[in-house]
């Protein structure tokens, strides 16, 4: 250099059956009863679109915990560039505007979990991402100590690091 096979862990990384809380006594929907042309920009429809409130009965979706169990050790995440697709906001369509998946591309950033402070997603005191800090923690490389394992400082980054095999 190439190929193979491997380590890292307080919860290592992702998927995901079921089982839970949350969403929520909230949408929708019945029934009383009251309002009365307004909401991003256009255009369209409109005596009944919608809209308070009380009563009745009442969900789910994205998010999320545990987690058989299955795939694995750049596992994965994310950021950037293309394309679909979807949600909201007083009917409809076009658009725009904000938000959430999903493909395809790209060594552009993260070794690695956990805390805490910010920002950001979300219905949220769940949770997730970003980011700065703090110490842990694997691994290499140097310098000191030890001289059986190993201990301490500084310093790098997974394009790394270890163990076989080729090739140079």
């Nucleotide at each position: 250099u190439g190929a193979u096979a491997g380590a890292g862990g307080u919860u290592g990384c992702g998927g995901a059956a079921a089982c839970c809380a949350a969403g929520a006594g909230u949408a929708g929907c019945u029934c009383g009863u009251c309002c009365g042309g307004c909401a991003c920009a256009g255009g369209c429809a409109a005596u009944g679109g919608g809209g308070g409130c009380g009563a009745g009965g009442g969900a789910a979706a994205g998010g999320g915990g545990u987690g058989a169990c299955c795939g694995c050790c750049g596992a994965g995440g994310a950021g950037c560039g293309g394309g679909g697709c979807u949600g909201a906001g007083c009917g409809c369509c076009u658009g725009a505007u904000c938000g959430g998946g999903c493909c395809c591309g790209u060594g552009u950033c993260c070794g690695g979990g956990g805390c805490a402070g910010c920002g950001g997603a979300g219905a949220a005191c769940a949770u997730c991402c970003g980011u700065u800090g703090c110490a842990c923690u694997g691994u290499c490389g140097c310098u000191u100590c030890a001289g059986a394992g190993g201990a301490a400082g500084c310093g790098g980054a997974g394009a790394g690091c270890u163990g076989u095999c080729a090739g140079a």
Notes
The RNA shown here (Lysine riboswitch aptamer) has 168 nucleotides and comes from a bovine gut metagenome. The sequence is in RNAcentral, with records from MGnify.